Predicted 3D model of a 346-nucleotide part of an RNA (small-subunit ribosomal RNA, central domain) from an uncultured bacterium. Model confidence (mean pLDDT): 83 of 100.
[in-house]
Context: one part of a larger RNA
RNA sequence: CUGGGUGUAAAGGGUGCGUAGGCGGUAAUGUAAGUCAGGUGUGAAAGCCCGAAGCUCAACUUCGGGAUUGCACUUGAAACUACAUAACUAGAGUACAGGAGAGGUGAGUGGAAUUCCUAGUGUAGCGGUGAAAUGCGUAGAUAUUAGGAGGAACACCAGUGGCGAAGGCGACUCACUGGACUGUAACUGACGCUGAGGCACGAAAGCGUGGGGAGCGAACAGGAUUAGAUACCCUGGUAGUCCACGCUGUAAACGAUGAAUGCUAGGUGUUGGAGGUAUCGACUCAGUCGUGCAGUUAACGCAAUAAGUAAUCCGCCUGGGGAGUAUGCACGCAAGUGUGAAACUC
Numbered sequence: 001c002u003g004g005g006u007g008u009a010a011a012g013g014g015u016g017c018g019u020a021g022g023c024g025g026u027a028a029u030g031u032a033a034g035u036c037a038g039g040u041g042u043g044a045a046a047g048c049c050c051g052a053a054g055c056u057c058a059a060c061u062u063c064g065g066g067a068u069u070g071c072a073c074u075u076g077a078a079a080c081u082a083c084a085u086a087a088c089u090a091g092a093g094u095a096c097a098g099g100a101g102a103g104g105u106g107a108g109u110g111g112a113a114u115u116c117c118u119a120g121u122g123u124a125g126c127g128g129u130g131a132a133a134u135g136c137g138u139a140g141a142u143a144u145u146a147g148g149a150g151g152a153a154c155a156c157c158a159g160u161g162g163c164g165a166a167g168g169c170g171a172c173u174c175a176c177u178g179g180a181c182u183g184u185a186a187c188u189g190a191c192g193c194u195g196a197g198g199c200a201c202g203a204a205a206g207c208g209u210g211g212g213g214a215g216c217g218a219a220c221a222g223g224a225u226u227a228g229a230u231a232c233c234c235u236g237g238u239a240g241u242c243c244a245c246g247c248u249g250u251a252a253a254c255g256a257u258g259a260a261u262g263c264u265a266g267g268u269g270u271u272g273g274a275g276g277u278a279u280c281g282a283c284u285c286a287g288u289c290g291u292g293c294a295g296u297u298a299a300c301g302c303a304a305u306a307a308g309u310a311a312u313c314c315g316c317c318u319g320g321g322g323a324g325u326a327u328g329c330a331c332g333c334a335a336g337u338g339u340g341a342a343a344c345u346c
Stems, first nucleotide, its partner, number of pairs: 004317003007300002012314001014201004021194003025088002028085004033081002035077008048066007091191001092188003095184004103177007110154001115149007125136002162169002206247006215241002220236004258313002261310003266291001270287003295302002319346003328339004
């Protein structure tokens, strides 16, 4: 490289947008680049394959044919690919009419709870554990009542419910805003799919500057436990968690399952819409979940949201360790990230 693979054995890029490239709907006409057929030239000789001949045979040598699958020129064919022209509407998009939704951003508002402060009542304990102690408390705690401050998170509703490309999104109101779905079939007329590079987004932790800091809480301190206890348990508690702006770019970023398309048994529940109805349905489309046939799989299982079947495009894998290490390069403030070996060894 080929072949074979990629849910769990090695292997799907964290996700999207999109450049080049690859691939691409229906019918018509033309061209003839690819394609196909014929012809001419060339494809040195030797060698190779086939058939003969000559050394007594053979090796060897000689002769004839083939092959040399290629290239160039030329004559034609027009199904397929390509290109050009002019069309179509089943793909794709637009328009109009709708309902659903924790989709996003910003501003404002709310109640419950924890903590703290002030004041009242009140008195000796509180707290914590397996049991304790550290800790708090006669400078009046805990408990309880009233008032106030501040930060963070939004109980019930809540649902294998919804939305989003993924990460993710959950109090309420307003403003701005993205997408999907259903119906009509009015408009455009292949405008499509995928996508190396590239660009953007990307949990938590972490970093920079400035705020904020109630609760929780790495580090740290103390008390226990223990043979020890740099832990598990307890009392405290700093970064952090929160906000703004910037950086980082990684996760078991998982459905461990790339994207898009067609086809292939059924039955059932659920969310939104259309139609229908007194109402609920049957039915159609989109989403979602459990069961299950064919098929598939090493098995487990998957099974119309496929891991079935068919074609297209991209990423990735090639024994274990060494190693996601070394080195170089790029990016980063750093932490580090991306790319990524070999010797050696089994």